Source information
The prediction has a mean pLDDT of 75. The RNA shown here (Bacterial RNase P class A) has 411 nucleotides and comes from Roseibium sp. Of the family's consensus pairs, 91% are formed in the model. Rfam family: Bacterial RNase P class A. The family's RNA type in Rfam is ribozyme. The organism belongs to Roseibium, within Bacteria.
RNA sequence: CCAGUCGGUCGGACAGCCGCUGCCGCAAGUGCCGAAAGGCCGCGGGGGAGGAAAGUCCGGGCUCCAUGGAAACACGGUGCCGGGUAACACCCGGCGAGGGCGACCUUAGGGAAAGUGCCACAGAAAGCAAACCGCUCCGGCAGGGUCGAAAGGUCCUUUCGGGGUAAGGGUGAAAGGGUGGAGUAAGAGCCCACCGCGCGGCUGGUAACAGCCACGGCAUGGUAAACCCCACCGGGAGCAAAACCGAAUAGGGACAGCGCGAACGGGGAGCAAUCCCGGUUCAGGCCGGUUUCCGGGUCAGCUGUCCGGGUAGGUUGCGAGAGGUGCCUGGCAACAGGUACCCCAGAUGAAUGGCUGUCACGUCCGUGCGAACGGGCCAUACAGAACCCGGCUUACAGGCCGGCUGGCAAA
Numbered sequence: 001c002c003a004g005u006c007g008g009u010c011g012g013a014c015a016g017c018c019g020c021u022g023c024c025g026c027a028a029g030u031g032c033c034g035a036a037a038g039g040c041c042g043c044g045g046g047g048g049a050g051g052a053a054a055g056u057c058c059g060g061g062c063u064c065c066a067u068g069g070a071a072a073c074a075c076g077g078u079g080c081c082g083g084g085u086a087a088c089a090c091c092c093g094g095c096g097a098g099g100g101c102g103a104c105c106u107u108a109g110g111g112a113a114a115g116u117g118c119c120a121c122a123g124a125a126a127g128c129a130a131a132c133c134g135c136u137c138c139g140g141c142a143g144g145g146u147c148g149a150a151a152g153g154u155c156c157u158u159u160c161g162g163g164g165u166a167a168g169g170g171u172g173a174a175a176g177g178g179u180g181g182a183g184u185a186a187g188a189g190c191c192c193a194c195c196g197c198g199c200g201g202c203u204g205g206u207a208a209c210a211g212c213c214a215c216g217g218c219a220u221g222g223u224a225a226a227c228c229c230c231a232c233c234g235g236g237a238g239c240a241a242a243a244c245c246g247a248a249u250a251g252g253g254a255c256a257g258c259g260c261g262a263a264c265g266g267g268g269a270g271c272a273a274u275c276c277c278g279g280u281u282c283a284g285g286c287c288g289g290u291u292u293c294c295g296g297g298u299c300a301g302c303u304g305u306c307c308g309g310g311u312a313g314g315u316u317g318c319g320a321g322a323g324g325u326g327c328c329u330g331g332c333a334a335c336a337g338g339u340a341c342c343c344c345a346g347a348u349g350a351a352u353g354g355c356u357g358u359c360a361c362g363u364c365c366g367u368g369c370g371a372a373c374g375g376g377c378c379a380u381a382c383a384g385a386a387c388c389c390g391g392c393u394u395a396c397a398g399g400c401c402g403g404c405u406g407g408c409a410a411a
Base pairs, nucleotide, nucleotide: 001407002406003405004404005403006402007401008400009399010398012359013358014357015356016355017354018353020048021047023045024044025043026042029041031040032039033038050382054393055392057391058390059389060388061387062238063237064236065235068294069293070292071291072290073289075234076233077232078231079230080094081093082092083091084090095109096107097106098105099104110229111228115227116226117223118222119221132169133168134165135164136163137162138161139160140159142157143156144155145154146153147152177195178194179193180192181191197216198215200213201212202211203210204209242316243315244314245313252307253306254305255304256303257302258301261282262281263280264279266277267276268275269274284299285298286297287296323342324341325340326339327338328337329336330335362377363376364375365374366373367372
C1' cells in the first nucleotide's frame, strides 16, 4: 500500500427571533368552557423522539380474574457442556461437525439398536441384497494361424451353454469401508500395514469431550426443520389491563339443558292449619383443556345462545427505574459488588416546529505543480414515543476509530 475479517461510534453543532407542548414556582377571579366531574386563561424557570422508536418474534415487570392446591393425561415450547441474568429461544466462554490459505463464519448440535414412514428419476440393485457392461474358468459348433507324416496339440476370433466374481466401468445425493501390498483362474478384509469403525481399559478436563493402549467381527446405509421416543419448562387475559368521579338507562325480553331435596335448631305473624326470615350439616345441579382427590362459591338457581337498551364525559394508571454515567475491585468474558454524581419526553386526533446567520462533514466547479484559495449545493440514509424494561430480527446515504488475517514492496 492492497484485499479480507471482527468490534465500536456519529448520523450535525452554535446563536437569535417567532411558534407548540409538559413539569415546577408565583399569581389569579362571583373570569371562560361544561349538565357535572373537571378543564382553560397570566408571569418566571428548566425539559421535550430512535439506534432501530419498526416487526410483534421471545422473556419479564405491572394490572385484573370463580376459582385455588396436588397428581396424571392432553396441548405448547426448548434441546451439546459450563457460566451470566428478574427471566429467556437471549448473552459469554468452551466442545463437536461443516466452510475458509487464514483471521473468522455457520450450527433446528439428545435418540436411527422402541416402532412407523420416506429415499423420486436414473440404475442390475436404495434393507437386507444384487449383476447392466466387464474379468475369469469349463464344455460345444464354426473359421484362421502354427507344430506334426497323421492322429492330434496349442493360440486367436465369432457364437452358444454352465460356473466363479464385485476389484475396474456405468447410473445416482448416496451402491455395503478407504489407500497400498501380498495372494488368486479372475477377484474379494481372503490375508497384512496404516486410516476408519466397535466393545473395553487408562490419563487429562467441573463437563461436553480429547489423547493413549489392547482386542476385535473386519464392519448393522441415510433421513427425526418426517411422525415418534427421551429430558426439562409452561395458569389466562392484557394499558382498549385496571381504579375512581360525574351523568344516563330497561335490575329488559326469548329459547334450551340440568336442578328446584332431606335433617337439625333459632326468630317473627297467626286461634289454629300454616306462612315468612335467616343459620348449620348431608346430598344434588353448575362454575376453570380433561380426569381424580382436597378445599371453595352459588342455589331457586346455574350454564349456554340470540334480540334489545344506556354510557362513547373527566381524572388516575403515565414514568425515580431489574435507571444512566465515571472510577475502583473480582472475573478470559458475559457480568457482579462498591463508590461518587445525575434525573434525561408524557401527548390523547395525538406536542417537540418554522425562519435567519455562522461553523463542521461531504460533494460540484474554477485557479494552482502542490499546499491551498474562491464560489455553489448540503438537513441530504433508514425512519416518529403512546405502560415500561431485557433481547432477537429487519432497514440504513455518508463518515470516523480500533483489533486481527493474507499478499506485495522497502529497510